[in-house]
RNA sequence: GCCAGGGUAGCUCAGCGGUAGAGCAGAGGACUCAUAAGCCUUUGGUCGGCGGUUCGAUUCCGCCCCCUGGCA
Numbered sequence: 001g002c003c004a005g006g007g008u009a010g011c012u013c014a015g016c017g018g019u020a021g022a023g024c025a026g027a028g029g030a031c032u033c034a035u036a037a038g039c040c041u042u043u044g045g046u047c048g049g050c051g052g053u054u055c056g057a058u059u060c061c062g063c064c065c066c067c068u069g070g071c072a
Base pairs, nucleotide, nucleotide: 001071002070003069004068005067006066007065010024011023012022013021018055026042027041028040029039048064049063050062051061052060
């Protein structure tokens, strides 16, 4: 340099046009003599950046940034 995959909550990942979810972690509650586990409730997101298309974009298109793999 070229090709492919990826970037979404603190972490691991879903979601691929209609106002973003799960598990873990965090907070509170109940239980217990107490702790842990398990149970109930709950907080938390400029969806990498800038434009474009669209009534509407995490999703489609363009450019750029970053990560991983392959080829040279």

Source information
The RNA shown here (transfer RNA) has 72 nucleotides and comes from a Puniceicoccales bacterium. Its mean pLDDT, the model's own confidence on a scale to 100, is 84. The sequence was found in a public genome assembly. Rfam family: tRNA. Rfam's curators write: Transfer RNA (tRNA) molecules are approximately 80 nucleotides in length. By type it is a transfer RNA. Gene Ontology term of the family: triplet codon-amino acid adaptor activity. The organism belongs to Puniceicoccales, within Bacteria.